[in-house]
Predicted 3D model of a 72-nucleotide RNA (transfer RNA) from an uncultured bacterium. The sequence was found in a public genome assembly.
Parts: sequence; C1' cells; structure tokens
RNA sequence: CGGGCCGUAGCGAAGUGGUAUCGCGCCUGCUUUGGGAGCAGGAGACCGUGGGUUCGACCCCCACCGGCCCGA
Repeated sequence: CGGGCCGUAGCGAAGUGGUAUCGCGCCUGCUUUGGGAGCAGGAGACCGUGGGUUCGACCCCCACCGGCCCGA
C1' cells in the first nucleotide's frame, strides 16, 4: 500500500428494508433465620463515526475510525 471479515445493553450473540430479540449479569418483590436456588415483575443498546439512497435504514451505497487475518 492492496484485499477480506468483524464493530448491536455491563458481557456474549441473533436480527439482511417497516422504530431491535435471546442468554448471562443487574434491580424489585415472593420464598428463606440469612444466603443460594426457584418463581413473578422491571430497568438497560435508537446499532463504531459521518454522509448518501429510500416514504422508511442495524440492514443497501460511499468515506473515515478501531480490531483480526491474508498478500505485497
């Protein structure tokens, strides 16, 4: 310098055009002498950044940033 893959709650992942789902974790209540386990409920990400396309973008296009890999 060129190419490929990845970036989504605290952590790990799903979601491939119609305002985002699951697990662990966290909070509250029940239960318990207390803790754990179990049961019920709840909060938390507008999706790496900036533009573009579209009625509408996590999703399609471009640039940039970061990580990993391959080549020179």